[in-house]
RNA sequence: GCCGGGGUAGCUCAGUGGCAGAGCAAUCGAUUCGUAAUCGAUAGGUCGCGGGUUCAACUCCCGCCCCCGGCUCCA
Numbered sequence: 001g002c003c004g005g006g007g008u009a010g011c012u013c014a015g016u017g018g019c020a021g022a023g024c025a026a027u028c029g030a031u032u033c034g035u036a037a038u039c040g041a042u043a044g045g046u047c048g049c050g051g052g053u054u055c056a057a058c059u060c061c062c063g064c065c066c067c068c069g070g071c072u073c074c075a
Stems, first nucleotide, its partner, number of pairs: 001071007010024004018055001026042005048064005
């Protein structure tokens, strides 16, 4: 340099045009003699960055950045 995959909540991930979600973690509560476990609730997001298309973009298009894997080249 080229090819492929990925970047969404603190962590692991889903969502592939039409209200941004789950599990775990956190906080509060229920339960318990108490703790763990279990159950309920609450909070938590510039959807990597910029631009474009669209009535409407996490989703489609263009450029860039970062991570993982593969291929190739150079001294």
Record summary
Transfer RNA from a Candidatus Rokuibacteriota bacterium, 75 nucleotides, folded computationally. Lineage of the source: Bacteria > Bacteria candidate phyla > Candidatus Rokuibacteriota. Its Rfam family is "tRNA". Rfam classes the family as a transfer RNA.